[in-house]
Predicted 3D model of a 1518-nucleotide RNA (small-subunit ribosomal RNA) from a metagenome. Its Rfam family is "Bacterial small subunit ribosomal RNA". Rfam links the family to the GO terms structural constituent of ribosome and ribosome.
RNA sequence: AGAGUUUGAUCCUGGCUCAGAAUGAACGCUGGCGGCGUGCCUAACACAUGCAAGUCGAACGAGAACGUUUCUUUCGGGAAGCUAGUAAAGUGGCAGACGGGUGAGUAACACGUGGAUAACCUACCCUCGAGUGUGGAAUAACCCCGCGAAAGUGGGGCUAAUACCGCAUAACAUUUCUUUCUCCCAAGAGUUUGAAAUCAAAGGUGGCCUCUGACAUAAGCUAUCGCUUGAGGACGGGUCCGCGCACCAUUAGCUUGUUGGUGGGGUAAUGGCCUACCAAGGCGUCGAUGGUUAGCCGGCCUGAGAGGGUGAACGGCCACACUGGAACUGAGACACGGUCCAGACUCCUACGGGAGGCAGCAGUGGGGAAUUUUUCGCAAUGGGCGAAAGCCUGACGAAGCAACGCCGCGUGGAUGAUGAAGGCUUUCGGGUCGUAAAAUCCUGUCGGCAGGUAUGAAACUUCCGGUAACUAAUAACUACCAGAACUGACAGUACCUGCUGAGAAAGCCCCGGCUAACUCCGUGCCAGCAGCCGCGGUAAUACGGGGGGGGCGAGCGUUAUUCGGAAUUAUUGGGCGUAAAGGGCGCAUAGGUGGUCAUGCAAGUCAAACGUGAAAGCCUUUGGCUUAACCAGAGAAUUGCGUUUGAAACUGCAUGACUUGAGUUCGGGAGAGGAAAGUGGAAUUCCCAGUGUAGCGGUGAAAUGCGUAGAUAUUGGGAGUAACACCGGUGGCGAAGGCGACUUUCUGGACCGACACUGACACUGAGGCGCGAAAGCUAGGGGAGCAAACGGGAUUAGAUACCCCGGUAGUCCUAGCUGUAAACGAUGGGCACUUGGUGUAGGGGGUAUCGACCCUUCCUGUGCCGAAGCUAACGCAUUAAGUGCCCCGCCUGGGGAGUACGGUCGCAAGGCUGAAACUCAAAGGAAUUGACGGGGGCCCGCACAAGCGGUGGAGCAUGUGGUUCAAUUCGACGCAACGCGAAGAACCUUACCGGGGUUUGAAGUGCAGUUGAAAGCACUAGAGAUAGUGCCCUCUCGCAAGAGACAAUUGUAGAGGUGCUGCAUGGCUGUCGUCAGCUCGUGUCGUGAGAUGUUGGGUUAAGUCCCGCAACGAGCGUAACCCUUGCCCUUAGUUGCCAGCGGUUCGGCCGGGCACUCUAGGGGGACUGCCGGUGACAAACCGGAGGAAGGUGGGGAUGACGUCAAGUCCUCAUGGCCUUUAUGUCCCGGGCUACACACGUGCUACAAUGGUUUGUACAAAGGGUUGCGAUACCGCAAGGUGGAGCCAAUCCCAAAAAGCAAGCCUCAGUUCGGAUUGUAGUCUGCAACUCGACUACAUGAAGUUGGAAUCGCUAGUAAUCGCGGAUCAGCAUGCCGUGGUGAAUACGUUCCCGGGCCUUGUACACACCGCCCGUCACAUCACGAAAGUUGGUUGUACCAGAAGUCGCUGAGCUAACCCUUCGGGGAGGCAAGUGCCGAAGGUGUGAUCAAUGAUUGGGGUGAAGUCGUAACAAGGUA
Repeated sequence: AGAGUUUGAUCCUGGCUCAGAAUGAACGCUGGCGGCGUGCCUAACACAUGCAAGUCGAACGAGAACGUUUCUUUCGGGAAGCUAGUAAAGUGGCAGACGGGUGAGUAACACGUGGAUAACCUACCCUCGAGUGUGGAAUAACCCCGCGAAAGUGGGGCUAAUACCGCAUAACAUUUCUUUCUCCCAAGAGUUUGAAAUCAAAGGUGGCCUCUGACAUAAGCUAUCGCUUGAGGACGGGUCCGCGCACCAUUAGCUUGUUGGUGGGGUAAUGGCCUACCAAGGCGUCGAUGGUUAGCCGGCCUGAGAGGGUGAACGGCCACACUGGAACUGAGACACGGUCCAGACUCCUACGGGAGGCAGCAGUGGGGAAUUUUUCGCAAUGGGCGAAAGCCUGACGAAGCAACGCCGCGUGGAUGAUGAAGGCUUUCGGGUCGUAAAAUCCUGUCGGCAGGUAUGAAACUUCCGGUAACUAAUAACUACCAGAACUGACAGUACCUGCUGAGAAAGCCCCGGCUAACUCCGUGCCAGCAGCCGCGGUAAUACGGGGGGGGCGAGCGUUAUUCGGAAUUAUUGGGCGUAAAGGGCGCAUAGGUGGUCAUGCAAGUCAAACGUGAAAGCCUUUGGCUUAACCAGAGAAUUGCGUUUGAAACUGCAUGACUUGAGUUCGGGAGAGGAAAGUGGAAUUCCCAGUGUAGCGGUGAAAUGCGUAGAUAUUGGGAGUAACACCGGUGGCGAAGGCGACUUUCUGGACCGACACUGACACUGAGGCGCGAAAGCUAGGGGAGCAAACGGGAUUAGAUACCCCGGUAGUCCUAGCUGUAAACGAUGGGCACUUGGUGUAGGGGGUAUCGACCCUUCCUGUGCCGAAGCUAACGCAUUAAGUGCCCCGCCUGGGGAGUACGGUCGCAAGGCUGAAACUCAAAGGAAUUGACGGGGGCCCGCACAAGCGGUGGAGCAUGUGGUUCAAUUCGACGCAACGCGAAGAACCUUACCGGGGUUUGAAGUGCAGUUGAAAGCACUAGAGAUAGUGCCCUCUCGCAAGAGACAAUUGUAGAGGUGCUGCAUGGCUGUCGUCAGCUCGUGUCGUGAGAUGUUGGGUUAAGUCCCGCAACGAGCGUAACCCUUGCCCUUAGUUGCCAGCGGUUCGGCCGGGCACUCUAGGGGGACUGCCGGUGACAAACCGGAGGAAGGUGGGGAUGACGUCAAGUCCUCAUGGCCUUUAUGUCCCGGGCUACACACGUGCUACAAUGGUUUGUACAAAGGGUUGCGAUACCGCAAGGUGGAGCCAAUCCCAAAAAGCAAGCCUCAGUUCGGAUUGUAGUCUGCAACUCGACUACAUGAAGUUGGAAUCGCUAGUAAUCGCGGAUCAGCAUGCCGUGGUGAAUACGUUCCCGGGCCUUGUACACACCGCCCGUCACAUCACGAAAGUUGGUUGUACCAGAAGUCGCUGAGCUAACCCUUCGGGGAGGCAAGUGCCGAAGGUGUGAUCAAUGAUUGGGGUGAAGUCGUAACAAGGUA
């Protein structure tokens, strides 16, 4: 620090996801040790049991028992001493308000921070003063008598105090009045003078005898601890204030003690805190009120920071203590382990009543994914009480449990290559696990055993000694110093030493990309994985296992949560033309912002100092535990707040001034700016009348419709409504919506020019107010045309549409409502700045002119093109989307959804505001390359057209489908499968079926062993394969043994497979297409995909060539080179040829010759080379000459980058899988040849341009020794006999046929046609039954030119006619060649098909056979509505009213004090009663939230469902 994911690819926008760190965690697998920490996040749910707050006898009175000793006894017992002034209890004091727990409530002065208290309190503690005198009356305990089950309680009697109550004294205390000074904004505070009134107390303990009495003690003295009062301090608290502190506006108004005042009350203290009266205020868009959520902070986690999240443990504050209410006591509480009341719950009960509160420590149940021991100790630290010893202390210190976290250590170290065995893999060679192991030599952390053994402990106290103070004192006490004694839960622990012996100690996750790490097997869209993208449908690095590897390591993964990455809420640090996003437009309030100059102030701002910002934590540094974690010391930091001082540039405030912003005035001209009234002409329609006659109208074509009752057409007259042609213009005006005939009236704004004036008066604008197209609504008019709805006619599969004929609302006017639009420049307003060019509208200046024009220039508006700059790009560009400032509005992934609910506006329709659940990993913008279009332009092709001949109809042949069958083997399926693989299925072929055999096999190889007839020939059995028998015993070297070769056999490796996968492949092939295209290097342009080149103007068969051009070149294609054919020359002359010469049996037969033909080698020739024209002077085209041939001469071979997962695993090769007495192999027989049918390709025909008979002429190219086979003979013929010649320019196949000549046939199912069938044959072959070809005779079917549709062909072509060859024993109508005869037509490119180039649109990219929308049906999910139902929270009115404070009463009761006549009375108190307030509760009525509800509504998702085809191309009606 980034990465993955939208696309064919690109850039951008934008979401989702990942890598990091963290946790009070949990879960899965695993688990050796230690240190330090941490451990109910859920039910503030309920709790058994134990413990957690007591202490003081030096405040006080009283005071046991058990036990033991002694005495006594009637042996039952009794008494006394000790136990012991002890236990337990009581009065009293102090503590119990701390410590410990929890986070329910609380959005608040609760908390944080800084202030205030001049408005307050503070026990214990410290310092300094003063005092501590004198009386009194009770009451617990205890005893007695009762009540009660108990808890408890009543009555009577006795008694003490540091308990309680008088009186005295008393101030520097308090209150009132008075007075001085200081401070203070004020209220007031401190200080000072005087006067008046009021208020205290308690004693305990030790010691002593100086003083008094007395010689013991007491009083007393003294010391000490207390007590009272006052001042000060310290500590702790109360109250008030500034600032900070969550979300919702779908919570906008709240408030009656409310806001203030006065009097009174209350409190420690201010205050509506409470009360009476008076006034009517107070709070709020700077968010009141209401709702929801939440303890706050130091800090903690994260982050570069700013921030975001969080508030466990530690520390500070607050709140709470079963729930609600209340007070009492007290210095302090409205009190966790106190009281009272109410409620719920639990327990006891004798049913009458009682008891209780773990959110203390342990622990239990429950809840939950989940959180520990009913441990030890007060040894340390701290707390309470006490004079102290000491007691208490679940605070605390320790131990236990838990990998929950952090930190440290270990599970061994060194050597060790036969690279062992084994696993895995393999191309079978090897590679890898791997120095890893084994083995050898060591070490001893840790573990086990044994031994030693700490720090934490020093105080208090006691003893002893000393010093000092006090004192009468050498006593005691107090303070200090030195010494001694006492004290350890942890724990015999940490640590150290010795012995032992590698011994007991490694797992988890991952390995497709992100992201480090790869292979084998299994599985086969199954099982499964997955954080995102996505894997899995037979070769899965993604599933499961193995091997190997990577990461971390006593842990590793997963899940959850937080921050980060995310600049994805943007202060730092984003945006709004088209991606989400500018309000439809204006006026204007609050608010925000604001021109120039001067002076002042100092709020903001800046600087300095001081205070504070607790400690801990973070950071730096030093130190202590062996190290670290951890702990300690010091420092820094704490960005904040406050106070004081200073500065005055900027902002602000105040004052004064200015004119440039803004405005006013005057003079002009422009304009569909607005409102009202009036006027006009043209057109449509209707009415009346005339003329006139059969149609009109409408459409792609029609029909509905109108018309003989007279339409349409035409002429004249009239009525009525709406809109204003031409001018008219990216011209004008207006804020926008919008505004278009003419005239008048009223009226708004802008612009230009100019003197003067005001003097910042400005800009923006949340709410608010107004305007606001069309449609729509209300009421009343109006209604010509047009025209939703509706009716009819067409179209169509349908047509609730498009087209046509009609037609009502509406459109128009008046008054009102609605308030929305793609209300768009998809671009808010204002100001300033930043190169230009060119139009246009209004006004002005200059120049010029008599004037108009022209030229130039300024201001305002409105367009186009373009620089810099900006932008993702497109584009914008002085009218900014550039550069800045100010203000407003809006956005934060797509869908759900502008929906639901709520509110508000509206008559309604509906508008404004505006979510969530759920769901997806995209949705989107711009541009690129393709593809496509019922888009456009240009061009080509037997593509159409023009022609010729066919197919489709018949019969047959052949292939295919289908069907059948034991099998009808397999493949090929639009063009580009179907006379295709197959250049030839009777057996073989053969792969299929049935049956019979065989298993190292039919063929091949290696190794090892055995053998030397297994071979061959003959015979027998059998359908044959096969089996048996007989005959027949290899070769070379070597003396031999033996070795080698060959062959057979046995065993083992392994063969074999036309079995599967052409979607694992190679190779080969088809096709687009012989179409003209496809690319590259360098350069340039672009962020990039890409573009350019290759586009453009011409031209060509051609990306062929020329020209131009940010391109210049090049490659594969095209062309050419190659073959063949056409002309000529040359070389050569047999098997070819014969012109001339000779011979001849008349046949180039012979001699001879090589001239010609021909053969086959080599050359020439054609190149737009020449001429003319057109053309850019080019390329080229047109015409011509010459020429055998002319513009590629004809034909062939040659097939670019690529497409179709095209075809082929059955040619071959090959990965993987399957099979191995079978899916191999051998044999026989059958099948591939079947046959209701359908299709393709052909042959033969339907006849006279013909058939038939006879005669006769002319080829080319091939083939031939297992062969072609002549002459001759036989057969009607197929053919046979026979064998000359020929390994071929020699011989043979071989007859060419159409043609030509002549004859017959005469339009008919025929002398056409030949299918079918019968008989008899021939040939090939082991064998023609299934199932060959041919011959002869006989038979003589369909068929008389072929529907829709469709194919081939542009010249030696079509058509037609034969001939040959491959395969092959035999078997072509097929295929491949070859020659003979030999046409017609092409105006042309509108249309069909295919293709090329350019351009355009696109929501397509598997690319239009694309994409995609909505209803319906089914399943499922969440949500809304709903008669209602249920529950929670809460407001309000009323009823009722516990405990309790306060007030009143207090006739009953009453010790202290006062008075008294001693009877009593008073004061005071208590009980009781009563009033206000008041919790729970009840009733009524609201609000709100949640759950649920028959039914219902839309929405999301789902594999292949149904119906259509709405959108994307002009998407077929933009």